Model confidence (mean pLDDT): 80 of 100. This is a predicted structure of a 77-nucleotide RNA (transfer RNA) from Candidatus Pelagibacter sp. It matches the Rfam family "tRNA". It is annotated as a transfer RNA.
[in-house]
RNA sequence: GCGUCCGUAGCUCAACUGGAUAGAGCAUUUGAUUUCGGCUCAAAAGGUUAAGGGUUCGAAUCCUUUCGGACGCACCA
Numbered sequence: 001g002c003g004u005c006c007g008u009a010g011c012u013c014a015a016c017u018g019g020a021u022a023g024a025g026c027a028u029u030u031g032a033u034u035u036c037g038g039c040u041c042a043a044a045a046g047g048u049u050a051a052g053g054g055u056u057c058g059a060a061u062c063c064u065u066u067c068g069g070a071c072g073c074a075c076c077a
Stems, first nucleotide, its partner, number of pairs: 001073007010026004019057001028044005050066005
């Protein structure tokens, strides 16, 4: 340099192959329980779906560019 794949909550992952308001577990916070803590239970908060643009009535999902990561190939005194 070329090609393929990936990027979703603090972390690990879903979202039925374009459909209505993007969810779960853990973690965090608050409350209940407890002498206190832990365990357990209830609730809350947490998202520009990497970023820009496009297609569409409708995009996390399709197209395109950029950024980052992994792998393969090529080049290399």